[in-house]
Context: one part of a larger RNA
RNA sequence: CGCAGGAACUUUGUGGAAUUCUCUUCUUAGUACGAGAGGACCGGAAGAGACGAACCUCUGGUGUUUCAGUUAUGCCGUCAGGCGUAAGUGCUGAGUAUCUACGUUCGGAAAGGAUAAGCGCUGAAAGCAUCUAAGCGCCAAGCCAGUUCCAAGAUCAGAGUUCCCAAUUCUUUCUUCGGAGAGAGUUUAGAAGACCCCUGGAAGACUACCAGGUUGAUAGGCAGGGAGUGUAAGGGUAGUAAUACCUUCAGCUGACCUGUACUAAUCGGUCGUUCGG
Numbered sequence: 001c002g003c004a005g006g007a008a009c010u011u012u013g014u015g016g017a018a019u020u021c022u023c024u025u026c027u028u029a030g031u032a033c034g035a036g037a038g039g040a041c042c043g044g045a046a047g048a049g050a051c052g053a054a055c056c057u058c059u060g061g062u063g064u065u066u067c068a069g070u071u072a073u074g075c076c077g078u079c080a081g082g083c084g085u086a087a088g089u090g091c092u093g094a095g096u097a098u099c100u101a102c103g104u105u106c107g108g109a110a111a112g113g114a115u116a117a118g119c120g121c122u123g124a125a126a127g128c129a130u131c132u133a134a135g136c137g138c139c140a141a142g143c144c145a146g147u148u149c150c151a152a153g154a155u156c157a158g159a160g161u162u163c164c165c166a167a168u169u170c171u172u173u174c175u176u177c178g179g180a181g182a183g184a185g186u187u188u189a190g191a192a193g194a195c196c197c198c199u200g201g202a203a204g205a206c207u208a209c210c211a212g213g214u215u216g217a218u219a220g221g222c223a224g225g226g227a228g229u230g231u232a233a234g235g236g237u238a239g240u241a242a243u244a245c246c247u248u249c250a251g252c253u254g255a256c257c258u259g260u261a262c263u264a265a266u267c268g269g270u271c272g273u274u275c276g277g
Base pairs, nucleotide, nucleotide: 001153005164006163007162008161009160010159011158015150016149017148018147021049022048023047024046025045026044027043033038051107052106053105054104055103059101060100061099066094067093068092069091070090071086072085073084074083075082076081112144113143118138119137120136121135165276166187167186168185169184170183171182172181173180174179189273193271194270195269196268197213198212199211200210201209218264219263220262221260222259223258224257225256227253228252229251234247235246236245237244238243
C1' cells in the first nucleotide's frame, strides 16, 4: 500500500514445513520343520539406543559479590570493627533466582485410502489354456491421508462476533405540521480504536510481542515468608595469651512468593470521521 467505511477479537485452511529410525529380550515354542544338529513364520508383551521437543520437581553445572573464611598492603588517628586494591571475583568454601545437561517428561504410532513389483478370482478373443482384453481382489519402511507447527498478499485477499460514525447554513421533496428524506456548503465538532510518551517483562540486537499507566500492584521501596550462608557486632565468663563458650539455629542476605500506593507510570499530544462505488 492492498483486501470498496473504520476498528477490536476469534477463526477456516488453498498451501507450506517438520516427523517418518533401529535393536534386544520374553512368550507363542524348543512348537511347525528336520534323521539329527538346529530351529521359525504369524500373533502378544516388555525393554534399550540414537534422534527430536518441552521443562527445571529431582541429580549435577553456572551463579563477577548472596553469606562466610583468609594472606599481603593502603586508609578510616590507635585497639576493636570495617572499606579499597592484588591484570578486571585477591584467593578459598558454599549457594537462591536464571540459564542449562550429565537431569526429568513426552514423541515416531494405530486405524484408513489408492497403488508398485508380485500373488490371485472369474474370463473370452483362441470350444482348451490364460491374473486381462470387459470385470473383481490382496499387497510395501514408498504415495495420499493421519500427527505437530506456520499460514487469507490464498490479489480467488475467505468466515464469525462485537464496537463506532458531530453540529450547523442554504435549496428541494414528502408530511399525521411534530418532523423525515435528498442535494450543496461551513467548521465550531474528532467516534470506536490506535499510536506517541511513561513503568516494566521468564519478550527482545533494534524493532516487534506481552503486562500495565492512579477506576493502578507495572517496576522500585517497605513488610512478611521462602531460600542461602552458618552462630554477627557489643557485652559477659574461662584462660598469661592464642582462643573457647554464653547471649545466638544468630547476624546478614541479588534475582524468588505474597501483600502494601510510600516513590515513579504526571499533565498531555497525534492519528483516525460523519453510514460507506
The prediction has a mean pLDDT of 87. This is a predicted structure of a 277-nucleotide part of an RNA (large-subunit ribosomal RNA, domain VI) from Candidatus Omnitrophica bacterium CG12_big_fil_rev_8_21_14_0_65_45_16. Its Rfam family is "Bacterial large subunit ribosomal RNA". The full RNA is in RNAcentral, with records from ENA and SILVA. The source organism's lineage runs through Bacteria, Pseudomonadati and Candidatus Omnitrophota.